[in-house]
RNAcentral holds the full RNA, with entries from ENA, Greengenes and SILVA. This is a predicted structure of a 525-nucleotide part of an RNA (small-subunit ribosomal RNA, 5' domain) from Filobacterium rodentium. The coordinates come from a structure-prediction model, not an experiment, and the mean pLDDT is 87.
Context: one part of a larger RNA
RNA sequence: GGAUGAACGCUAGCGGCAGGCCUAACACAUGCAAGUCGAGGGGCAGCGCGGUGUAGCAAUACACUGGCGGCGACCGGCAAACGGGUGCGUAACGCGUACACAACUUGCCUUUGAGUGGAGCAUAACACCGAGAAAUUGGUGCUAAUUCUCCAUAGUAUUGCUGAAGGGAGUCCUUUGGUAAUUAAAGCUCCGGCGCUCGAAGAUGGGUGUGCGUCCGAUUAGAUAGUCGGUGAGGUAACGGCUCACCGAGUCUACGAUCGGUAACUGGUGUGAGAGCACGACCAGUCACACGGACACUGAGACACGGGUCCGACUUCUACGGGAGGCAGCAGUGAGGAAUAUUGGUCAAUGGGCGCAAGCCUGAACCAGCCAUGCCGUGUGAAGGAUGAAGGCUCUCAGAGUCGUAAACUUCUUUUAUUUGGAAUGAAAUCCCCUUUUCUAAGGGUGUUGACAGUACCAUUUGAAUAAGCACCGGCUAACUCCGUGCCAGCAGCCGCGGUAAUACGGAGGGUGCGAGCGUUAUCC
Numbered sequence: 001g002g003a004u005g006a007a008c009g010c011u012a013g014c015g016g017c018a019g020g021c022c023u024a025a026c027a028c029a030u031g032c033a034a035g036u037c038g039a040g041g042g043g044c045a046g047c048g049c050g051g052u053g054u055a056g057c058a059a060u061a062c063a064c065u066g067g068c069g070g071c072g073a074c075c076g077g078c079a080a081a082c083g084g085g086u087g088c089g090u091a092a093c094g095c096g097u098a099c100a101c102a103a104c105u106u107g108c109c110u111u112u113g114a115g116u117g118g119a120g121c122a123u124a125a126c127a128c129c130g131a132g133a134a135a136u137u138g139g140u141g142c143u144a145a146u147u148c149u150c151c152a153u154a155g156u157a158u159u160g161c162u163g164a165a166g167g168g169a170g171u172c173c174u175u176u177g178g179u180a181a182u183u184a185a186a187g188c189u190c191c192g193g194c195g196c197u198c199g200a201a202g203a204u205g206g207g208u209g210u211g212c213g214u215c216c217g218a219u220u221a222g223a224u225a226g227u228c229g230g231u232g233a234g235g236u237a238a239c240g241g242c243u244c245a246c247c248g249a250g251u252c253u254a255c256g257a258u259c260g261g262u263a264a265c266u267g268g269u270g271u272g273a274g275a276g277c278a279c280g281a282c283c284a285g286u287c288a289c290a291c292g293g294a295c296a297c298u299g300a301g302a303c304a305c306g307g308g309u310c311c312g313a314c315u316u317c318u319a320c321g322g323g324a325g326g327c328a329g330c331a332g333u334g335a336g337g338a339a340u341a342u343u344g345g346u347c348a349a350u351g352g353g354c355g356c357a358a359g360c361c362u363g364a365a366c367c368a369g370c371c372a373u374g375c376c377g378u379g380u381g382a383a384g385g386a387u388g389a390a391g392g393c394u395c396u397c398a399g400a401g402u403c404g405u406a407a408a409c410u411u412c413u414u415u416u417a418u419u420u421g422g423a424a425u426g427a428a429a430u431c432c433c434c435u436u437u438u439c440u441a442a443g444g445g446u447g448u449u450g451a452c453a454g455u456a457c458c459a460u461u462u463g464a465a466u467a468a469g470c471a472c473c474g475g476c477u478a479a480c481u482c483c484g485u486g487c488c489a490g491c492a493g494c495c496g497c498g499g500u501a502a503u504a505c506g507g508a509g510g511g512u513g514c515g516a517g518c519g520u521u522a523u524c525c
Stems, first nucleotide, its partner, number of pairs: 001525004006521005013378006019371002021336001026334003030331003035078003040075002043071002047069003050065006085289003094214008104206002109202008117151004126141006157182011187194002215261003222252003227249008264286004268279004291312005314325004342368001344367003350364001351362004381412004391403005417462001420459003426452001432445005469514005474495003480509005490497002
């Protein structure tokens, strides 16, 4: 000198863009953050419409009724493994990079082949009877389905046996045959369509292995028994001591094993001419975690943040028998700390889930609020104006110098501020109608949709009107005098100032630097 997720002191006009618990992965009140589908199903708690009956002249009120719109709870499907948070652990194939899988998997999606026949048993909701303070739960009875089960059919599927050709890199791979056995389905519909089952191929996502790279300590020198290898078996989507039985005695290490400390990694960021050094906030990719620990279930995918079970700590309800909970989601609270924001708005856009769709959900996201935390921009007026006014300060003191064109005064402008008015882009679609099209889809037309926001922006009104500070002035280092103090009070980054003429302390006048900031502290280069 540059830099910062900064903090502190003094000060503070506005706007744009960004950023905002670095500490206690400390504990959490409250609300919200994952639902959706009635075009899978039985139904009807609530709402609306209709119908019937009773009362009434009528309006209307009450009762009944699933007939319709729709729909709480329930069965079923898909989603909930994404998105969002944090950096505890981890020195590791965790990450980065480059390869490999002749050892694997992949719901939804795309392309393509074939199929979608028949039968049956249950069960929730519901009704009734109970248990319990509650959470919850037992029994009996009824019923549906795209729930569950069985039969049929089926091959380029799976398994067994068997043949040929070609190839390789060892286990083998590719192509092509034969034969036997086994295994499937679900319907709904507004008739447009949406689905279901078994295959093949793709795309995407994931899993696994390996080479190289990846902090400090030798005042850590030996470490290791499933340890290292083999045979066999089990297990897995898959290879493998992954697990087990048996057999052998190996394996790693001074090119640093083991142990200890520290740490998520990367793209990148800061600095520097570079080499390098330091860092890894925000944004993006990967990993790990979800009160501490362990475990599995469901599922294409989890050993699952807002699922389950158990142990533990903590909080909490209780009728003392037994229960409930998990903000490292968004806000917010307490605590810790030098220190870090609103218990806001909207699904309008983008994206996600479900749905044929309309649509619903979405603290993802988009916006708004707070904070000079940073960067950038802009303003606090411009031109003229000398009796060089008054006043302050200084001096060699009837006077002069300086603050100083500075002020007053004259003329002008109006960014900003204020008044009033106009006013966006972000919206194109979905949907409906028409046309083309084998399918997918494409094109045209009418209408609909904005949280931000009456915001940005534009015009207009008034009037210099609403807007300057902070640090420093001995040398380094730009900027000097007076007064006070008298080794005191104090200053100080280093050298050092202060003991009666202090440009170094305190005040004043003047000056220098930067400027809505300026200084100080901390850290890195």